[in-house]
Molecule: c-di-GMP-I riboswitch aptamer
Organism: Thiobacillus sp. UBA6205
RNA sequence: AUCUGACAAGGGCAAACCCGCCGCGAGGCGGGGACGCAAAAUCUCCGGUCUGGAGCAUGCACCAGAUAGCGGGAUUGCCGGA
Numbered sequence: 001a002u003c004u005g006a007c008a009a010g011g012g013c014a015a016a017c018c019c020g021c022c023g024c025g026a027g028g029c030g031g032g033g034a035c036g037c038a039a040a041a042u043c044u045c046c047g048g049u050c051u052g053g054a055g056c057a058u059g060c061a062c063c064a065g066a067u068a069g070c071g072g073g074a075u076u077g078c079c080g081g082a
Stems, first nucleotide, its partner, number of pairs: 002082004012037002017032006035069001041075003045072003048067006055060002
């Protein structure tokens, strides 16, 4: 440097649900809580899904958002093994 996650150690994150706050909403943040995760770390570049708005030929294209724990991609990274 590349590949890899069967085994080991030290750890890390935290779904559903509950409480509080924020948002029209999808959702977000904090606390509790663990279904899971070796990138469940960071980034909306591509596709998907979802929300709000306006359009019409009513399921399509437009604008603004959400989701990085939907997938791809980019960047960075712990430990073990080869």